About this RNA: This is a predicted structure of a 73-nucleotide RNA (transfer RNA) from Candidatus Moduliflexus flocculans. It matches the Rfam family "tRNA". It is annotated as a transfer RNA.
């Protein structure tokens, strides 16, 4: 420098081909327990890497850029 892949909650990942942004773990609260753990119930937590464009509607499509990984030179 070129090609490909990835970027979504604190972490790991979904979102079935454009139509309500979710799960598990973690955290917090409550129940249970003599206490803790385990178990059960619930809650909080997101400018979907950034900026534009298309569209009634974008995590998803298009353009540019940023970071990381792999391959080639």
């Nucleotide at each position: 420098u070129g090609a490909g892949g990835a970027g979504u909650a604190g972490a790991u990942c979904a979102a079935u081909u454009g139509g309500c942004a979710g799960a598990u773990c973690a955290u917090c609260u409550g129940a249970c327990u003599c206490u803790g753990g385990a178990u059960c119930a619930g809650a909080g937590g997101g400018u979907u890497g950034a900026a534009g464009g298309u569209u009634c509607a974008a995590a998803u499509c298009c353009u540019u850029c940023c970071u990381c990984c792999u391959c080639a030179g």